Predicted 3D model of a 350-nucleotide part of an RNA (small-subunit ribosomal RNA, central domain) from an uncultured bacterium. Its Rfam family is "Bacterial small subunit ribosomal RNA". Gene Ontology terms of the family: structural constituent of ribosome and ribosome. The full RNA is in RNAcentral, with records from ENA and SILVA.
[in-house]
Context: one part of a larger RNA
Parts: sequence; C1' cells; structure tokens
RNA sequence: UUGGGCGUAAAGCGCGUGUAGGUGGUUUGUUAAGUCGAUUGUGAAAUCCCUGGGCUCAACCGAGGAAGUGCAGUCGAAACUAACUAGCUAGAGGACGGCAGAGGAAGGUGGAAUUCCAAGUGUAGAGGUGAAAUUCGUAGAUAUUUGGAGGAAUACCGGUGGCGAAGGCGGCCUUCUGGACCGGUCCUGACACUGAGACGCGAAAGCGUGGGGAGCAAACAGGAUUAGAUACCCUGGUAGUCCACGCUGUAAACGAUGGGUACUAGAUGUUGCAGGAAUUGACCCCUGCAGUGUCGUAGCUAACGCAUUAAGUACCCCGCCUGGGAAGUACGGUCGCAAGAUUAAAACUC
Repeated sequence: UUGGGCGUAAAGCGCGUGUAGGUGGUUUGUUAAGUCGAUUGUGAAAUCCCUGGGCUCAACCGAGGAAGUGCAGUCGAAACUAACUAGCUAGAGGACGGCAGAGGAAGGUGGAAUUCCAAGUGUAGAGGUGAAAUUCGUAGAUAUUUGGAGGAAUACCGGUGGCGAAGGCGGCCUUCUGGACCGGUCCUGACACUGAGACGCGAAAGCGUGGGGAGCAAACAGGAUUAGAUACCCUGGUAGUCCACGCUGUAAACGAUGGGUACUAGAUGUUGCAGGAAUUGACCCCUGCAGUGUCGUAGCUAACGCAUUAAGUACCCCGCCUGGGAAGUACGGUCGCAAGAUUAAAACUC
C1' cells in the first nucleotide's frame, strides 16, 4: 500500500461557527466532458501464448500468427454523473400564532446560617477526640438576648425534572439578549450535509494588575497517633477560593460512543406542545410531534452489553489507530509573562 478498525482491547479532535474541498431531493429539454459501443492508426524488436520447422531429441534457434489492459482520431448512444436551461415542493429557510426553560449578560434586592464587634444576663469551665493534648476562658469565655459590620453561598421546592454546542447553569425582581419546541396557512425554491486549514468558546488549578476576604483551606506551625508519621485525627493558619480586566487552553473536557440522512417489533415512566373524546371544569382516556429515562424483539458484539436517543441496516463528510517500553519524552517549530501547551521522533530493549 491493499485491507481491517475506533463504548470497555490501539484509536472520535473538549465543543462550536465556517472557507476550500468532498457529497447532494424531484421533473423536462439541450450538450456530450465523464460513461458505453463500433471503427481506424499506433502500441519497436526480443520475451510470453499458438501453429508448423531446424540442430539425432531437448534446452536452444529461426519463421508465421495471435495477444498487447494503453494512447490518439473518426462515427454513434444518451440511461447514469456533469454542465447549461425551464420548472416543482417532500429537504432547508422565512413570515404568522402559541409556548416551556437554573440558556447568556448587566443592575438591584431578600431571608437563613457562620464569623467578628458593642452591650445586657450569667459563672467556671468551654473546645475537641477512639482517648487526649495543643487552643480559648476569672483581663469573665462557652451559653443566652439585643443591636451592628462584612463576605460568601442560595435550605425547602428539586425531580435518571429543565436549559445550553460543549464547558456549564439554581433565592427573588428588572432591563437587554441567544436558541429550541408545537400548530396550521402563506412565501422563497435545493438556498442542503460535512468540513482540511482558519476563527471563536472552553471546568478546576495556575499566572499578571487592582480590589475584597466571612467561612473553608494547599503550604506552614503546633498537639496527638506511631518503631518512625514529612500522613490519616485535632488546634491554628497563608496563598487561593470571591470581584473587575487580561493571560493560560488543559481534565476520567465521559455516553470513555464525531456530525448528517433514511429504514428496522413492542412495553412502560416522565417533560413541553397540539388534536380527539369526555366533563360544570381540572384530571383520567385515545392519537400525533419534540425531548429525556427504564425494559425488551430482530439484528449486532470476543464477551459485557447495545437495541427507533443503536454499538442494528445503508449512504455522505471529517478526525483518529497500526505490538509493549523508551514517550506523549528529546530535538526543532509555533504559542505563553511563567508554569507549560501544541506538533512530534529515534537509538536501544522485550
């Protein structure tokens, strides 16, 4: 390379927007580039194959023929692909009417709790643990009551509930704003899918500048435990956690499962809509669409399991894998303030 794969064996980029490219619904007509047919030329000789011949045979040699996937020209076909042309509405999008939601950004605001401060009551302990001690307390602690300060997080509702592309999102109110879903009428008329590069978003930790700092808490200190204890337990405690702006760009960024379309038994929850029937009405019941779960047939799978939310059956596009270690390392490049990230080997070894 051919081929085979990517839930767990190596392998789906963390996620999106989108350029080039690849692929692409349906009906006419035209062209004839691809495609198909015929024919002409060419396709050196030798070799290979066939026929008959020459060395006594054979190898070998020489003769004739065939073949020669290819290329070019000419003539033709028009189903498919393509190009052009004129249409269509089932894909896609728009308008309209509904509608659920912790989707995002900014501002405001509430209550509970912890801590601290002030004051009142009150007196000897309180904390903490397996047991203790470090620690706090007669300079009045703990407890309790009132007032105040400040920061962070939002109990119950809360739910294999909802929303978001992913990361993620949870008190309440206001403003701005993105997307989805349902319904039937109208409009555009293939405008679609994927997407190398590129660009953007991207938990936590970390970094820069300036704020903030209640609780928690790496580091650190002390007390215990222990043979030791640079730990687990306890008392403290600084970065950090919070905010603004900028950087970093990684995670078991997981469904360890890329995106799109079509098809392929059912059963049962739940969320959002719509229709029917019913009713005083909400429910209940039946049907459809969109999500989200559980079980399960066929099928698939090495098994586990997956199973209309596929890991089934097919097609299109992208990414990735190719024995273990060395190694996601070295070197070089790019990016970064740094930490480091990204791209990414080999010797050697089994």